[in-house]
RNA sequence: AAAGUGAACUGGGGGGUCGCUGGCGGUAUUUUUUACCGCGAGAGGAAAGUCCGGGCUCCACAGGACAGGGUGGUCGGUAACGCCGACCGACCGCAAGGUCAGGGAAAGUGCAGCAGAAAGUAAACCGCCUCCAUGCUUGCAUGGCGGUAAGGGUGAAACGGUGCGGUAAGAGCGCACCAGCAGCCGGGGCGACUCGGCUGGCUUGGUAAACCCCACCCGGAGCAAAGCCAAACAGAGAGGAAGAGGGCGGCAACGCUCUCCUGAGGCGGUCCGUCUCAGUCGACUCUCGGGUAGGCUGCUUGAAGCGGCGAGCAAUCGCCGUUCUAGAUAAAUGACCGCCGCUUCGCCCUCGGGCGAAGAGACAGAACCCGGCUUACAGGUUCACUUUGCGA
Numbered sequence: 001a002a003a004g005u006g007a008a009c010u011g012g013g014g015g016g017u018c019g020c021u022g023g024c025g026g027u028a029u030u031u032u033u034u035a036c037c038g039c040g041a042g043a044g045g046a047a048a049g050u051c052c053g054g055g056c057u058c059c060a061c062a063g064g065a066c067a068g069g070g071u072g073g074u075c076g077g078u079a080a081c082g083c084c085g086a087c088c089g090a091c092c093g094c095a096a097g098g099u100c101a102g103g104g105a106a107a108g109u110g111c112a113g114c115a116g117a118a119a120g121u122a123a124a125c126c127g128c129c130u131c132c133a134u135g136c137u138u139g140c141a142u143g144g145c146g147g148u149a150a151g152g153g154u155g156a157a158a159c160g161g162u163g164c165g166g167u168a169a170g171a172g173c174g175c176a177c178c179a180g181c182a183g184c185c186g187g188g189g190c191g192a193c194u195c196g197g198c199u200g201g202c203u204u205g206g207u208a209a210a211c212c213c214c215a216c217c218c219g220g221a222g223c224a225a226a227g228c229c230a231a232a233c234a235g236a237g238a239g240g241a242a243g244a245g246g247g248c249g250g251c252a253a254c255g256c257u258c259u260c261c262u263g264a265g266g267c268g269g270u271c272c273g274u275c276u277c278a279g280u281c282g283a284c285u286c287u288c289g290g291g292u293a294g295g296c297u298g299c300u301u302g303a304a305g306c307g308g309c310g311a312g313c314a315a316u317c318g319c320c321g322u323u324c325u326a327g328a329u330a331a332a333u334g335a336c337c338g339c340c341g342c343u344u345c346g347c348c349c350u351c352g353g354g355c356g357a358a359g360a361g362a363c364a365g366a367a368c369c370c371g372g373c374u375u376a377c378a379g380g381u382u383c384a385c386u387u388u389g390c391g392a
Base pairs, nucleotide, nucleotide: 001388002387003386004385005384006383007382008381009380010379012340013339015337016336017335018334020042021041023039024038025037026036027035028034044363048374049373051372052371053370054369055368056222057221058220059219068218069217070216071215072214073087074086075085076084077083088102089100090099091098092097103213104212108211109210110207111206120159125152126151127148128147129146131144132143133142134141135140136139160178161177162176163175164174165173179203180202181200182199183198184197185196186195187194188193226297227296228295229294235288236287237286238285239284243260244259245258246257247256248255249254261279262278263277264276265275266274267273304323305322306321307320308319309318310317311316342359343358344357345356346355347354348353
C1' cells in the first nucleotide's frame, strides 16, 4: 500500500423570534379554578417489532401427577432469560475469524423424488463359479437348479478400507495393518472433553425446528393492571301544592279540546276584569347504593447515569464520590431566520490558507418501568488483528 476480519463510538453544534406540554415563583383582596408575567426543563440508538425474561398490580393456590408450552454441549454471569462471557466439539476459511435447534437414530413408529435388479430383517441386472441337460470343433456355446456382494453399472447414499491366505467362485470366512464402535484400565481437566493402552470381528446408513424417548423450566391476566373521588340520566326511600265534570279521535296506551275551580305571572294604584302558563300521569327538595362521563393516584429515584478504585481472561460484580435527566392522555417536544461545522465547484495565493457560490443531512418518534434479542439506518470517527506485496 492493497485485500480482508472483528469490535467500539457518533447520529451535527450554538444563538434569536413566535408557539406547544408540564414544573416552580409572583400578580389579579383570600382558597380552588382561570388568566397573565417571570425562571428553568422537554424523545432514541433503535423510542420500532412486541419476540423472550423480570419488576410491579390483581386473581387463584396444601401437596403431587397428567395434559399443554418451552429449552437442549460444559462451566460461569444475572433479578431472570431462549440473553451474555469463557471453553469444548463438528463444519467452513491460507489466516485473522465465522456458522451450529450442539441430548437420544444400538427403545419403538413413520418418511425418502429421479435413477437403479435391489433403499433396509437389504438386494442377483450384467458379470464370476460348481453341478445338470443338449450340441459339437472337447473346452466352448445355449438352456436350467443353485452359489457368490470380488468386479461393472445406477444413485446424495448400496452395510468398513488395503494386502495376504483361503475358495469351485467368493465373502471378516481367517490373519496383519488402518478407520470406526462397544467394554475395561490409566494420565490431564470442576466439566463438556481429550491423550494413551488392552480386549472383542462388533462393522451398526439418513432423518427427531417427524411422532417419540430423556433431562430441566413454566399458575393466569395485564397500567384499558389496580386503588380513590365522583356529575348527568335512570332506580330506591322520605317529604311534598286541589282538582272536578263533559265532548271528539283511538282497539288500547294516550292525545286534542270546552266549562268550572286552584296556583304563579303580566297589564293595573287596588279590587273586579282580562291575558299567558301550570295543575296529582308527581313539579320541586333531601337521602341512599351502585360507579357511567370526568378527575386524581399508580407515574417515573431506578437491577439508574457519570467518575474513580478494586476483584475477575471475560461476561459481570463490590466499594467510594457525585448528579437528578420528558411524563403527554387524542396525546406536547414544532415553525422560521442568521452563525459555525460537512461536501462539491470556481477564483486568489506567501501553498499555511482565504474568498465566493451551490448542495446534502439517514432510519425513525416516548405512552408503567427495566434487562435482552431482532429488524431499519445517509454520512462520519477510532482501535485491534490477518494475508500478500514493496521499502528500510
The prediction has a mean pLDDT of 76.
Bacterial RNase P class A from Lignipirellula cremea, 392 nucleotides, folded computationally.
Of the family's consensus pairs, 94% are formed in the model.
It matches the Rfam family "Bacterial RNase P class A". By type it is a ribozyme.